Bacterial RNase P class A from a Bryobacterales bacterium, 392 nucleotides, folded computationally.

């Protein structure tokens, strides 16, 4: 000094002009006599998207319906400690794998450092384990090794000769023994060594490893020593399954208040009501069992208010703690819209690229609210690792 990846912090800046929502003062009219509310003009001041607002995958507030206790199905999580309001999240910390580095001559082993795990239980039952392979789980034997016994061949003795007797390098059939080697597969019935043995085998031994016992350290996961038993016995539970624990449901279009016009409702009074321009008369419509008309009262629709943003908030110093985190403190108020605003344009600067004219500036828009997880994402800063390059 490049690359490339992983944490981490960030995610353009600054000015004018025109708008938009909010909320907080003024002014001038109106409604009503007045304050006071309430309107509608003018004007000012102040607040406006994010690290993921995103997906809607986990957990909470919050609001409603459901609910006597208990179970059963049914999801879901699953080493241990801790944090949190709560979690499946985060943080320490065991183990079990990978990677790299150290002791080492190397392996094995040990130690560090760094990552990753869906890491309850296969010794309760049931299933399944393609292919290849003797066997994939009551074990079993293809080839190889030994051992016994036949045949072929040679030699060898003896015999006239068949034959017969001994023996072999070898080749074949058989009958056992064996699981050490070979070779199958992700996986092969503890592993390496020495002994043993016809070969071989926990058959015996030592050392790992497993099982059972005990004793010591830890809150616990788990370590770590002794003793003991030749030693249960493969794999899969992101297959059923068991254990253990957790979960009632539905979502702010949640749910609450006020409530017009119209047509139902229910009650009360009722012989009259109501059109033709104002008044009379006159016409004419609805009415008087089926009740015009007038009052009251109830649900409920439009439409309004409310929920609605001061909260497990943000932030500065301190102390706790190894960390998540928690306490105490100083200062802060930081969108509340709702078919849905936070938005257009023009200057300058940054930053990329250019054919020097210019072009382009990621991924993305809040919907009742918060913690997480997850994904998306130009560019910059710091850090850690891996790899290339130069220089001493």
């Nucleotide at each position: 000094c490049c690359u490339g990846u992983u944490g981490u912090a960030c995610g353009g800046g600054u000015g004018g002009u025109c708008g938009c929502u909010c909320g907080c003062g003024g002014g001038c009219g109106a409604g009503c006599u007045u304050u006071a509310c309430u309107c509608g003009c003018c004007g000012g001041c102040g607040g406006g998207a994010g690290g993921a607002a995103a997906g809607u995958c986990c957990g909470g507030u919050c609001u409603c319906c459901a609910u006597a206790g208990g179970g059963c199905a049914g999801c879901a999580u699953g080493c241990c400690g801790g944090c949190u309001a709560a979690c499946g999240g985060c943080c320490g910390g065991g183990g079990g794998g990978g990677u790299u580095c150290g002791c080492u001559c190397a392996a094995a082993g040990c130690g560090g450092a760094u990552u990753u795990c869906a890491c309850g239980g296969a010794a309760a039952g049931u299933g399944c384990c393609a292919c290849a392979g003797a066997a994939a789980a009551u074990a079993u034997a293809c080839c190889g090794c030994c051992g016994g016994g036949g045949a072929u061949u040679c030699g060898u003795g003896u015999g006239a000769a068949a034959g017969c007797u001994c023996g072999a390098c070898a080749u074949u059939c058989u009958c056992g023994g064996u699981a050490a080697g070979g070779g199958u597969g992700a996986a092969a019935a503890g592993g390496u060594g020495c002994g043993g043995u016809a070969a071989g085998a926990g058959c015996g031994c030592a050392c790992c490893g497993c099982g059972g016992g005990c004793g010591g350290a830890g809150c616990g996961a788990u370590c770590c020593g002794c003793c003991u038993g030749g030693c249960a016995g493969g794999g899969u539970a992101a297959a059923c399954c068991c254990c253990a624990u957790g979960c009632g449901g539905a979502g702010c279009a949640a749910g609450a208040c006020c409530a017009a016009a119209u047509a139902g409702g229910g009650g009360a009074g009722g012989a009259g009501g109501g059109g033709c321009g104002g008044c009379c008369c006159g016409c004419u419509c609805c009415g008087u069992u089926c009740g015009a008309c007038u009052c009251c009262c109830g649900g409920g629709u439009a439409g309004g208010u409310u929920g609605c943003u001061a909260g497990a908030g943000c932030u500065u110093g301190g102390c706790a703690g190894c960390a998540a985190u928690g306490c105490c403190u100083c200062g802060c108020c930081c969108a509340g819209a709702g078919g849905a605003a936070u938005g257009a344009u023009c200057g300058c600067c940054g930053c990329c690229u250019u054919u020097c004219g210019g072009g382009g500036u990621a991924c993305a828009g809040a919907a009742a609210c918060c913690g997480g997880c997850u994904u998306a994402c130009a560019g910059u800063c710091c850090a850690g690792c891996a790899g290339g390059c130069c220089c001493a």

Annotation: Rfam family: Bacterial RNase P class A. The literature on the family includes a 2013 paper in RNA Biol by Beauregard et al., "Identification and characterization of small RNAs in Yersinia pestis".